Small-subunit ribosomal RNA, 5' domain from a Bacteroidota bacterium, 524 nucleotides, folded computationally.
Context: one part of a larger RNA
This record gives sequence, structure tokens and C1' cells, in this order.
RNA sequence: GGAUUAACGCUAGCGGCAGGCCUAAUACAUGCAAGUCGAACGGGAUUAAUUGUAGCAAUACGAUUAUGAGAGUGGCGCACGGGUGCGUAACACGUAUGCAACCUACCUUUAACUGGGGAAUAGCUCACCGAAAGGUGAAUUAAUACCGCAUAACAUUAUGAAGUGGCAUUACUUUAUAAUUAAACUUUCGAGGGUUAAAGAUGGGCAUGCGUCCGAUUAGCUAGUUGGCGGGGUAAAAGCCCACCAAGGCUACGAUCGGUAGGGGGUCUGAGAGGAUGAUCCCCCACACUGGUACUGAGACACGGACCAGACUCCUACGGGAGGCAGCAGUAAGGAAUAUUGGACAAUGGAGGCAACUCUGAUCCAGCCAUGCCGCGUGAAGGAUGAAUGCCCUAUGGGUUGUAAACUUCUUUUAUACGGGACAAAACCCCUCUACGUGUAGAGGGUUGAUGGUACUGUAAGAAUAAGGGUCGGCUAACUUCGUGCCAGCAGCCGCGGUAAUACGAAGGACCCAAGCGUUAUCC
Repeated sequence: GGAUUAACGCUAGCGGCAGGCCUAAUACAUGCAAGUCGAACGGGAUUAAUUGUAGCAAUACGAUUAUGAGAGUGGCGCACGGGUGCGUAACACGUAUGCAACCUACCUUUAACUGGGGAAUAGCUCACCGAAAGGUGAAUUAAUACCGCAUAACAUUAUGAAGUGGCAUUACUUUAUAAUUAAACUUUCGAGGGUUAAAGAUGGGCAUGCGUCCGAUUAGCUAGUUGGCGGGGUAAAAGCCCACCAAGGCUACGAUCGGUAGGGGGUCUGAGAGGAUGAUCCCCCACACUGGUACUGAGACACGGACCAGACUCCUACGGGAGGCAGCAGUAAGGAAUAUUGGACAAUGGAGGCAACUCUGAUCCAGCCAUGCCGCGUGAAGGAUGAAUGCCCUAUGGGUUGUAAACUUCUUUUAUACGGGACAAAACCCCUCUACGUGUAGAGGGUUGAUGGUACUGUAAGAAUAAGGGUCGGCUAACUUCGUGCCAGCAGCCGCGGUAAUACGAAGGACCCAAGCGUUAUCC
């Protein structure tokens, strides 16, 4: 000199953009953060219309049609998105390859199929237990839930034959025989869905080369350890696991042990080489009160799922139960220190759905904060008789403050008042038309804004609403007076102060920055 997720002190007008718990991965009140589908299914509160019976009527009890809350079965989603950096020195990450050793729901393309049966179970109803959470029993019921049978190969397995390859284990193709294996229907009649197979795309899993902090005041480490045969297991190769066999494997080019740490793109600095660093944003990894475990599933060993144990908190009728903010806000604590218990799904994206739409603390916005960067303003021009005041001067004068002020003439950014007022949004959907590919495409019209009455803009009046901080001995731009008297105090270094202090305190003046200025901390 540059920089920062900064903090503290003094001060403070505005706007735009960005950023905002670095500490206790400490504990959390409350609300919200993941649902959706009636075009899979049974039942059904409610409401409306029509109608029957009884009744003088009100009304009561029914029937039909339509609507259809909430709960339930079922499907898909909940493995994403969002948070944090605990752990991890590791194939975690980065980079380059390989899988002839693998998987992949939804999506796209192609082909074929969607036959015929059965048994239950929630719900509803009834009875009971419990303070509650919730549970038990009986009867009964549906499905795109569950289970047989059939059909089926371009599927899988086994055996045989032939061919083409490769990089060794071996890979692929063709063919013959045998065995095994499917499905679900709904419908507004347009379609949607389901099953099997092949290919694609996407996403993932595994492996290998190279790179990847400090300590030798850590020198030896290792028994599933290193390899083999055989098996188990996995989507898949593999000591991944197991029985047996062998005695190996790593290490001074640093094994093992200990400390520290998420990694990278990047960021800061620097002419570069380097050094330091890993906030915000993007990619990957890991974690979800602590420890362990599996289930379901295409995918989890699962943040707002389950089970077990532990610590902690809460409810209790004392028998027993409930819970997990490192999601968004917010609270307490810690700390030098870090924000609203806000709005909207209008846009983008996601889940479900034929769609309407629903959900979405992702996201988009708004609020607070000078935390940073950038921009703007606090007026402009004139104005000497250089006023007054203050300060200084060997002084009835001069200097400085100072064009500064007053005053004159103008301007009106911002602020204020009154008006106008967006782009961001064209789709989905609805209506009409056109084409021909006959259910799609295109054209036109209608509808949709949280931000927001914001940005922007018009008019009005008026300098009106707006400047501070540090420094002035040298480094280093800027000096005098008074007070003090090695005291009080200053100080980044050198050093100042003991009676004339340009260094302390105050004043006047000056210098540098400026809505900031200084101080402290940290990096180059």
C1' cells in the first nucleotide's frame, strides 16, 4: 500500500447492487417448511331438486337424482429441493481413464400383449379397554391392493454346434433342444394406464494412474493381515464375508502413530514465481440430539420415516406416553459481533394430477443493518467598504478566519405535497378459425402481478431537508498562542514532558479524507 462474513469509538441525508452467528454440530417455546390424485376403490357427513306416506299444517320418516367435506384402502412423491461442516489425511476431493465386472423410477423411440379365476383386509357398524397416546374383539365390503391358473418370446438358465473378435481372465452374433417367468384396468369414448422385451437419454455404483497439511523429541507396522483353492454374498469385480492352504504384505522416496483439516472451481495479495486462504455463488463429499440397526423402495441404511439403547426436555389420573430448528422466522445462552416469529406462488423450478388446480419458508420479493462497493446531494454565480466576533503580532496599526458571512440574482438533484403510472406475462385454460398428420400443430381473441401505486413521470413552492472524523516533531501533507512543569499525559518507530513544549491539554488556524473517519484484529 492492498484486502476482510469484521468488531469498537465518534458521526450520519439518499439511492442501486451485494452481503449479514466466523463463537456453543449449545439447548430450544410457538407458527409454518411435502404433499397430491375421485379419470384406481369402497363408504359417506353436508347441501339442493323431485317425489311417496302420516298429518289441518308446521313437521317427521323414506325413495330417486345431483353435489360431495373429513377419514380410510390404493398409486406416485416423501432418497429432490433447503441447512450445516461434526467427522474424515481418505480413491474424500481434483484430474485422466476403464467396467469384456454393474444398476437406473419417471422421460423418449420401437415391437408384442392386456385371457380367465380366487381368498382376504382397512373403512363403515357393534361391543369393550385406556386419563391420554392409542388399542382389542365380532360381523361385513371394494379395487389399478394381494394370490394361483393360462398365454409369451427378440427375456433368463442349462446343454450342444458354428462363426466373428479382443487385451489374458474371455466378449459378441447365429442356430437347435429343454425348462422357467407377465399384466389392470379406468374413462367425459378423445385417450390415459398396465405387462414383457430391445435401444436411447439421464442419474448413479465400482476400479486404476497422477496430485493432495504438520511432526522423526513418532521407526518399525500388519493376523483377514498378503496371496491361493472353493464357497457365500452383491446390481456388480473384490477378504466384502466364511472354511481350508501357503507365509506373505507395507516401510527411510517416511510405513505406523500423533496433531490439524471437509476437498475443488475460486478468493486476497504479488510484476511474476510464489505466499495466505476456502464466507457469499457453482461442483463433489459427509452429517441430521448421541450410538447402533435394518425395513420399504428404481433409489435410503432415510434432516421434518421405523426399531433398540443413552443423555436431556415435556404431559400424566403414576399405569403409561410425547419429542429432536445444522429448514424459514424467532427465543435463550455464548460472544467483540451478525437481521423480520413479513408477503406471494405473479415469474422460474419441483411433487401429484387428463386437466382445473393443490402443495412448495425452494424461489421471487419486501423489512432491518453504512457491513462492503458504486453513484448522488448538503446549493450555484456575483459580492470588499476585506464588517463584526475570535485568534496572532516589540501594535492607536497590521495579519488571519475570508467570498467566508450578510446581501443580490438564479437553480431545484434529493426530500415534501398533489396527480398519472409500468416492463417483468405468455402461457396453462376457455372461445373461434386454418392445415391435415384426425388429434396434434399453427393463427387470432379473452384471462392472469406478491413486488407495487414501487420504478418512472407531470405539476407546485422554496436554499429550502442534509457534515463529520482524524491529523499538524521527523517518517508524512499541515503552526502559532496559552496552560502544565519528568506532573498530568502522549506514543506505530525514533522518542516528547524537569518554567518560553510546533510532540501533553485547550484555543485559533491549517492539512487529508468524506457519509464517512479513525482504532483494534487478521492475510499478502
The coordinates come from a structure-prediction model, not an experiment, and the mean pLDDT is 84.